[in-house]
RNA sequence: AGACCCCGUGCGGGAGAGCUCUCCACCGGCAGGUGGGGGCGCCGAAGGAGCAAAUCCUCCCCGGAAUCUCUCAGGCACACGUACCGCACGGACGAG
Numbered sequence: 001a002g003a004c005c006c007c008g009u010g011c012g013g014g015a016g017a018g019c020u021c022u023c024c025a026c027c028g029g030c031a032g033g034u035g036g037g038g039g040c041g042c043c044g045a046a047g048g049a050g051c052a053a054a055u056c057c058u059c060c061c062c063g064g065a066a067u068c069u070c071u072c073a074g075g076c077a078c079a080c081g082u083a084c085c086g087c088a089c090g091g092a093c094g095a096g
Base pairs, nucleotide, nucleotide: 006091007090008089009088010087011086012085013084018040020039021038022037023036024035025034026033027032041076042075043074047072048070049069050068055063
């Protein structure tokens, strides 16, 4: 002096799916709108859960990922947010 990988922070990018039915309350002259409860329908990219192969030699056991599956949670106007990607900074590690 110090790469890859890992963690955190900041910035940028970043979807999906009924604002459907009903009840209550509020605003409103009406139409309609907003919030909450319930029902059915739906989405998966916060989180959570499940699993394959590889895995020193034979068998068995254990372990074994996800953007896959489930949909518990979460979400389904807009917005926020989200996995993931890029950049910067800080930390840790420490190859060369």